The RNA shown here (c-di-GMP-I riboswitch aptamer) has 98 nucleotides.
């Protein structure tokens, strides 16, 4: 230096749930909490996968307005530009033993 394994010390992180807050949502942040984690550190256009649909597109019928094929609302389907690394992945790395 590289690789492998996980018994210890000192520490670190923090699932669900609850509270507050931001967000259309997914989800984020802070507090309590502690299921777990040797990378549960970092990376989300330029790997895969997952979640959501404000917005956009399409659809048939409904309601309202308008007045003839229009607009709005609600509904259904599809689509990230939104999000997740504690799903895989990429990348960096502490201590001990071999």
């Nucleotide at each position: 230096a590289u690789g492998u394994a996980u018994a210890a010390a000192g520490g670190g992180c923090a699932a669900a749930g609850c509270c507050a807050u931001c967000g259309a949502a997914a989800g984020g942040u802070g507090g309590c909490g502690g299921c777990g984690c040797a990378a549960a550190g970092c990376u989300a256009u330029a790997g895969g996968g997952a979640c959501u649909a404000a917005u956009g597109a399409u659809g048939a019928a409904a309601u309202g307005c308008g007045a003839u094929u229009g607009c709005a609302u609600a509904c259904a389907u599809c689509a990230a530009u939104g999000u997740c690394a504690g799903c895989c992945a990429g990348u960096u790395g502490c201590g001990a033993u071999c």
The sequence was found by an Rfam model in a public genome assembly. Its mean pLDDT, the model's own confidence on a scale to 100, is 76. Rfam family: c-di-GMP-I riboswitch aptamer. Gene Ontology term of the family: cyclic-di-GMP binding.